The prediction has a mean pLDDT of 83. A computed fold for a 334-nucleotide part of an RNA from a Nanobdellota archaeon, annotated as large-subunit ribosomal RNA, domain IV. Rfam family: Archaeal large subunit ribosomal RNA. The RNAcentral record of the full RNA draws on ENA.
[in-house]
Context: one part of a larger RNA
This record gives sequence, C1' cells and structure tokens, in this order.
RNA sequence: AUUAGUUAAGGGAAUUCGGCAUAUUAGUCCCGUAUCUUCGGUAUAAGGGAUGUCUAUUUUCUUGUAUGAAUUUUUAUAUGGGAAAGUAGAUCACAGUAACAAGGAUGGCCCGACUGUUUACCAAAAACGUAGCCAAGUGCAAUUCCGAAAGGAGAUAUAUACUUGGUGAAGUCUGCCCAGUGGUGGUGUCUAAAACUCUAUUCCAAUGGAGCUAAAGCCCAUCAAACGGCGGGCGUAACUAUGACGCUCUUAAGGUAGCGUAAUGCCUUGUCGUCUGAAUGGCGACGUGCAUGAAUGGCGUAACGAGGUUGUCACUGUCCCUAACUAAAACCUU
Repeated sequence: AUUAGUUAAGGGAAUUCGGCAUAUUAGUCCCGUAUCUUCGGUAUAAGGGAUGUCUAUUUUCUUGUAUGAAUUUUUAUAUGGGAAAGUAGAUCACAGUAACAAGGAUGGCCCGACUGUUUACCAAAAACGUAGCCAAGUGCAAUUCCGAAAGGAGAUAUAUACUUGGUGAAGUCUGCCCAGUGGUGGUGUCUAAAACUCUAUUCCAAUGGAGCUAAAGCCCAUCAAACGGCGGGCGUAACUAUGACGCUCUUAAGGUAGCGUAAUGCCUUGUCGUCUGAAUGGCGACGUGCAUGAAUGGCGUAACGAGGUUGUCACUGUCCCUAACUAAAACCUU
C1' cells in the first nucleotide's frame, strides 16, 4: 500500500455530475397530527412523552385446597401459587425495545392513474399491460384463427357475445377539413373484353359489323376515436406603440378550447419575479410556439412509484485533514 471493519475533537455537504456511501430514525404504549382529497385516504403524517429492577397498593385473568348454593354449563366465601396492567415510592447505570431485531423526515415540479409485467447474464423505466372509453366485423353451419383435407379452437358460447384495431382510471373536454390515400353505399341514359345471339362476305373456314354484359374502372354520395391535414401579403385608433377593423392572394380546411423557452424552443444561460452570499439550476409568470395542440388524445389531478429533477430539517470521515486500532492477506526472519 490492499481487502473487510471499528472509532474520531471542532466544523457539518465546504466533497461530488449528484449527499454516491456512511450516519441518523427504528419495537411497543400514550398524547397529538397540517395540507390536499376521488371523503376511502394522505397518516406510523409531522411532533412530543414513557419503557430496567425492587417495594407497597388497586384491578383483571388463571390455578390448587376447604366449605356451601343451584345443578346443564356454573357460582359464592375463605385460604395458598402464578401472570398481566395501572398508580405511588425507592434504587442502579453515560445509556432500561441496554444485545439481536427494528421507517430518517418533509416541500415544489415532470412522467405514468393505481397493484402488476419486461431485456435469464450491462437497461425495471416515462417502456408493456390494465380497468374504462371508442371504432370496425360477425345472426350462428357466425366473423376470426389452425389445417392439404377430414377436422378442430372459438364454444357445450349467441350481439349485455366473440374477434380485430386505436386510446389508456375517475374529472373536464375532444374544434375545422372528404381535395389526396383508404373504407362503405349507389336499378348511374358512363367505359367495356371474351364467350354467346343476330348478320355480311357464293357453301365451309378465316375475317368484318351490330347486340348483350360480370368484376373492375369512371361518376355520385358518405365516413376523420379511418391514414392524415389544419396559410400569406398590405393598411388602419387624436403622442408613440399595438391593431378590435378593412383590402387582397389563396386552400379541402386554414390550428378552436387548452397548454406553452416545455422530456417538444433553433436563437437561448429568452425576459421578469422568487429561492441563494453567488444558480447554464428549481419554481411562478410572459408568448409570432425554428417545429404545441385535442383518443397519432389536449389539460388538470387525490393515491401510488427501488422512476426523473430541485429545495429544507436532521444526520454524519463525503470533505476541511487526516489519524489510531482490529482481522485477513502481503512483507521480514526461519
């Protein structure tokens, strides 16, 4: 020097990407308990006090003996043993859940509602799932799926069912667009092949003409919780600025309610406020948002989380700043 531990005066996160790791707390009983809330919770919230042993006494439970009562279990009195709890006093220690065992607490924000599942062996999560919501298909010999078929699952079920897809509790909502792609519907003077029918070319064949017509296409309509999409320029109010308002180009429609420098914002360490001695940080606002936005769900949420981020208290060898000790191994001698 290494590994695993123990203890450190004073300070107490100054360490560090970051309190990582350590320490603190801890059981039981009593008191007490904010905020928010889906009224269930949050909650062991937080925060206080007690805890050993001995003696006295009170109560309860249990058990032995004796004497009665009523008899189905039982019950009363007297006298012994044991246990627990309460009160008071005493007593020992630095310390009484003395060892073991055994939550640090709390505030703001983001994400996901929750319990659950996952990359056996670098990822446990904000990913997956979920109940709930929505859409489509399916009338039962069901749609769907497996199989070449027979046959089977669905299902000894029957639309309050089953299958497929999207979203993801509850709350509050879910705007506009059917031009493109796609789905569905349509007895629509549309297009329209071969076969077939009729017919022309001297009989046959080949060939030509006309008629009829399925799917499909075209056309028409409809559907966005189908795939998806949701503008620009110029001017204008009695200081200035801004632009409720007007004009114009243009689209299928021109982004509504919300939220917003965001897990989304390039510029950007945006600007203002607040927290700090000091913050590319957190939170609250602002908004022409490079490039937010409504089941590709929007917003906001109690509870929950080995999730992410940022404060506060307590606590500590993380640090100031190192030191000592124990054990192992190593080292030295043999």